Predicted 3D model of a 477-nucleotide part of an RNA (small-subunit ribosomal RNA, 3' major domain) from an uncultured bacterium.
The prediction has a mean pLDDT of 86.
The full RNA is in RNAcentral, with records from ENA and SILVA.
It matches the Rfam family "Bacterial small subunit ribosomal RNA".

[in-house]
Context: one part of a larger RNA
């Protein structure tokens, strides 16, 4: 100087309070611990491991195990020899891979014998290879404390010195922000702007939208005609405590106009100096070790999905502001050519057959809570759906281990969940349904966006847990 304190002082934050929906209880789904197993392939470990690397585990991925097989090796560069390259068929094997047959000659240069580039094979060896170790030999990337309000540095100045001071003070702010005063005077890295989106108006453009105003009309912006409006996109304007009042030395703080919005409008991008010997040698790249007929490679089954437990994250629920049925409406991000499928048929459905448009503001994927009329009458029930039988769809060479869905049966536990503990402050929370990446197909209820319905409640800062300044105190460093 720093740390630390069940010292102090001052201040934050959904930190507690108040409000509102949760989890712990119960079925499932996922993940992990542990156990089993020939293998359950690694790796993540308090906050910040545990729907996490998995934005796709039947083969394949695939690291794992068994068993069959290969060794210059699946792949790179280099030699020598032989063939073009490539395409097709048989025969054994579970496959790899063995045998064997058969089409087939391109392109450069030529003194017509050949010779070169490619590519394929066959030998030899140098050498591939290795998700085999060390993230305390590393890089790069990333959690995290923390979008917190901070971390410094250059002269000077004070001290012997280590280091102080600027950075402390008094006020102010989300903020070391900004103002005042000060042995400090400046500055850099953070803050904030500047970027990107959403809300308000102009404008510039219309093959989207509009009877808005006309005129037709099989009534559908459906057709001529307009871009005026909504709306796409570009580009510009708009907000600065600028304006009034109060209080103030300022900075600024409360109210007020005015205004689509105010005093950082809401969101997002951005993550200082450092800190956790933090995470990752399996995303990459590497040093330095180890295997090399193998710790490398190929293939067929198997596993990563075992199940007496034990936790986390979730999804459904225990129902009447509810379920069941019938009718009626209204969205937004986005996706779509081996694709999205109107629209007919045909099936109770999942789904079949046919089949038009659309490479897409011009076709297609397209809601759900809701409202309207009817039932159910409180019961483990018209709840709730696990579970098991059966009969089928549709992807895939292939669904026994180990798919998704559909239909009949079948209906477990479950009546609001002990200690305990998480979320959220406004278009949030809760609820309701779409869409997407990965993707043949899905174990998505997940991840990541959308948009529809839309609240409570915050007196307060003593208490808990984070954290900032400043002070004391200390036998830590």
């Nucleotide at each position: 100087u720093g740390a630390c304190g069940g010292g102090g002082a001052c201040c934050c934050g959904c930190a507690c309070a108040a409000g509102c929906g949760g989890u712990g209880g119960a079925g499932c789904a996922u993940g992990u611990g542990g156990u089993u197993u020939a293998a359950u392939u690694c790796g993540a470990a308090g906050c910040a491991a545990c729907g996490c690397g998995a934005a796709g585990a039947a083969c394949c991925u695939u690291a794992c195990c068994a068993g069959g097989c290969c060794u210059u090796g699946a792949c790179a560069u280099c030699c020598a020899c032989g063939g073009a390259a490539c395409c097709c068929c048989u025969c054994a094997g579970a496959g790899a891979c063995g045998a064997g047959g058969g089409g087939g000659u391109g392109c450069c240069c030529u003194u017509c014998g050949g010779g070169g580039a490619g590519c394929c094979g066959u030998g030899a060896g140098a050498c591939a290879g290795g998700u085999g170790c060390u993230g305390c030999a590393u890089g790069g990337c990333u959690g995290u404390c923390g979008u917190c309000a901070g971390c410094u540095c250059g002269u000077g100045u004070c001290g012997u010195g280590a280091g102080a001071u600027g950075u402390u003070c008094g006020g102010u702010u989300a903020a070391g922000u900004c103002c005042g005063g000060c042995a400090a005077c400046g500055a850099g890295c953070g803050c904030a702007a500047c970027c990107c989106u959403c809300g308000c108006c102009a404008u510039u453009a219309g093959u989207u939208g509009c009877c808005a105003g006309c005129a037709g009309u099989u009534c559908g912006g459906c057709u001529g005609g307009g871009c005026a409006c909504u709306c796409u996109a570009g580009u510009g304007g708009g907000a600065c405590u600028g304006c009034c009042u109060a209080c103030g030395a300022a900075a600024g703080u409360a109210g007020g106009a005015g205004g689509a919005a105010g005093g950082c409008g809401g969101g997002g991008a951005u993550g200082a100096u450092g800190u956790c010997u933090a995470g990752u040698c399996a995303g990459c790249a590497u040093g330095g070790u180890c295997c090399u007929u193998a710790c490398g490679g190929c293939c067929u089954g198997g596993g990563c999905g075992a199940c007496a437990c034990a936790c986390g994250u979730g999804c459904u629920a225990c129902a009447a502001u509810g379920g069941c049925c019938g009718g009626c409406a209204c969205a937004g991000c986005g996706c779509g050519u081996a694709g999205c499928c109107a629209c007919c048929u045909c099936g109770c459905g999942a789904g079949a057959g046919g089949g038009a448009g659309c490479c897409a503001a011009u076709c297609g994927c397209g809601a759900a809570a809701g409202c309207c009329g009817g039932u159910c009458c409180c019961a483990g029930u018209u709840c709730a759906g696990a579970u098991c039988g059966c009969a089928g769809u549709c992807u895939g060479c292939a669904a026994c281990u180990c798919g998704a869905c559909u239909g009949c049966g079948u209906g477990a536990a479950g009546u609001u969940g002990g200690a305990a503990u998480c979320g959220c402050u406004a278009g949030u929370a809760a609820u309701c349904g779409c869409g997407g990446a990965u993707c043949a197909g899905c174990c998505a209820u997940g991840c990541c966006g959308c948009g529809g319905u839309g609240a409570a409640u915050a007196c307060g800062u003593u208490c808990c847990c984070g954290g900032g300044u400043c002070u004391u105190g200390u036998a830590c460093a």